[in-house]
């Protein structure tokens, strides 16, 4: 000066919303179980007990509605987080014979970033992107 590599996957964390579970309502409805106090009928007999009944409460299931400014579980997740494999590059060393295989080590550095879009339930350090800018 040319030209390759500096990359892929997995399985976490930071973060991040709310499909789905959980969860929380001075939110609705519907069900049960009991509770006061009414009323009806029946026993007793004037002390009450007992059976329906519908109203209200309370708790408890259930369905729906709202809350992620609800700590979970699940779920999405980083180029510049974290560990592995796998790749790749060097040194030994082995098979093997001229094409290669296959084992052990050691490297695989740095790294300021929008705004918009997309993605899907949705967001976001995810994609678009190591992009555009900027040093």
């Nucleotide at each position: 000066g040319c030209g390759g590599a500096g990359c892929g996957c997995a399985c976490c964390u930071a973060g991040g919303g709310u499909u789905c579970c959980g969860u929380c309502g001075a939110c609705g409805c519907g069900g049960g179980c009991g509770a006061c106090a009414c009323g009806a009928c029946c026993a007793g007999c004037u002390g009450u007990g007992g059976u329906c009944g519908g109203u209200u409460c309370c708790u408890c299931c259930g369905c729906g509605c709202g809350g992620g400014u609800c700590u979970g579980g699940a779920c999405c997740a980083a180029g510049a987080g974290a560990u592995g494999c796998a790749g790749g590059c060097a040194g030994c060393c082995c098979c093997g014979a001229u094409g290669g295989g296959g084992g052990c080590u050691g490297c695989u550095c740095c790294a300021c970033g929008g705004c918009g879009g997309g993605g899907g339930a949705a967001a976001a350090g995810c994609c678009c992107g190591g992009g555009a800018g900027a040093c």
Molecule: Guanidine-I riboswitch aptamer